[in-house]
């Protein structure tokens, strides 16, 4: 000092005017009113991914004796955690000079089944060229034996050397893979040593077989309160009359033994004619569901800062402090001045300064909450690998 590599924070500061949500709180207007409207103050107002809706979960309705069948997730081991398909240690594979990255990482001698194209042949097979023998009508054909060699192919029947043969071949043998028993270290994964026979080929993100979780829908989840309309139930709807005046009853005013105003549905039957009883419609009240609409659910929580202990670490854990959007298809912005980080363009001119421009990525709350994924200008901090050089 140049160079990958992991991990983690941040993702514009301050001021000043002009709005928009929400809550607290004085006042004022207006109501039966905790309620509505005005003005005035004073708090709080996205995000590392709010985003995809891909996981596990809270919570809330449904539905449920148990067990079993179907379906579907998961899939080395060990720990973490409400739980998880995440996470962190570890293995063991593979990639990379390394720091380190990646893994769809349970069974293939339970069983089905697949393997384009090439190629003789794609699982107890195969002879196309070659090699080796043997016969014959011999520049060839036949039969036999051979998987050592060519040559296909994403893969060819364990490898590489020696002996052995006609040639060959795990057919012997030596070592390394592989498989099995034993044995040793570890909690296991799984490493590792002996001994063995002499080899059983891929793919399960193909059926399938093992082991293990798994009931469905959602905050438009649901609970309150309830206009209006429909529905039940009780009450009441006067007499006399063609109308109209008039009785009479009920309210209201006044100038109160009085007078004015207003109000008293319709249809059937029966009547003693005064009414009576029943239907319908009205009006009054209640009743049960319940829509529009209010409320609640709503954000004080598997919470947030800091410090300290326990562990390698995911994490748990104690202390002390804090309290930071909850609205309804939805507010969280604009302008203007200044700094700062980069960024570009001028000038100087080549450690650099100097002027100018420019806040510039991705994106956005809707029930919380724990991950995964993807997006993403910049900036900033620790470890660490390799590579020069200099003390």
């Nucleotide at each position: 000092c140049a160079u990958g590599c992991c991990c983690g924070u941040c993702g514009g500061g301050c001021a000043g005017c002009c709005g928009c949500c929400u809550c607290c709180g004085a006042c004022c207007g207006u109501u039966u009113a905790u309620g509505c409207g005005g003005c005035c103050g004073g708090g709080g107002g996205a995000g590392g991914a709010a985003a995809g809706u891909c996981c596990g979960a809270a919570c809330u309705c449904c539905a449920c004796a148990g067990g079993g069948c179907a379906g579907g997730g998961u899939g080395c081991c060990g720990g973490a955690u409400a739980a998880c398909g995440u996470c962190c240690g570890g293995g063991c594979g593979u990639c990379g000079a390394g720091a380190g990255g990646c893994g769809a990482c349970g069974g293939a001698a339970a069983g089905u089944g697949c393997a384009a194209c090439a190629g003789a042949a794609a699982a107890a097979a195969c002879a196309c060229c070659g090699c080796c023998c043997c016969g014959c009508u011999c520049u060839g054909c036949g039969g036999g034996g051979u998987a050592a060699g060519g040559g296909u192919g994403a893969a060819a029947a364990g490898g590489u050397g020696c002996g052995g043969u006609a040639a060959g071949a795990g057919c012997g043998c030596a070592c390394c893979g592989g498989c099995a028993g034993c044995g040793u270290g570890g909690a296991g994964a799984c490493a590792u040593g002996c001994u063995g026979g002499c080899c059983u080929g891929g793919c399960a993100a193909a059926c399938c077989c093992c082991a293990u979780c798994c009931g469905g829908a959602g905050c438009a989840a649901g609970a309150u309160c309830a206009a209006g309309c429909a529905g039940g139930a009780u009450g009441u709807u006067c007499c006399c009359c063609u109308c109209a005046a008039g009785g009479c009853c009920g309210c209201g005013c006044g100038g109160c033994u009085c007078g004015c105003g207003u109000g008293g549905u319709u249809c059937g039957c029966c009547u003693c004619c005064g009414g009576g009883c029943g239907a319908a419609g009205g009006c009054a009240u209640c009743c049960g569901g319940g829509u529009a609409g209010g409320u609640c659910g709503c954000u004080g929580g598997a919470g947030c800062a800091u410090c300290g202990c326990a562990g390698c670490a995911a994490u748990g854990u104690g202390a002390u402090g804090c309290c930071a959007a909850g609205a309804g298809a939805a507010a969280u912005g604009g302008c203007u001045g200044c700094c700062u980080c980069g960024u570009c363009c001028c000038g100087u001119u080549u450690c650099g300064c100097g002027g100018g421009a420019u806040a510039g990525a991705c994106a956005g709350a809707a029930u919380u909450c724990g991950g995964c994924u993807u997006a993403c200008a910049g900036a900033c901090g620790g470890g660490c690998u390799u590579g020069a050089g200099a003390c």
Bacterial RNase P class A from an Ignavibacteriota bacterium, 391 nucleotides, folded computationally. It matches the Rfam family "Bacterial RNase P class A". It is annotated as a ribozyme. A source record names the gene rnpB.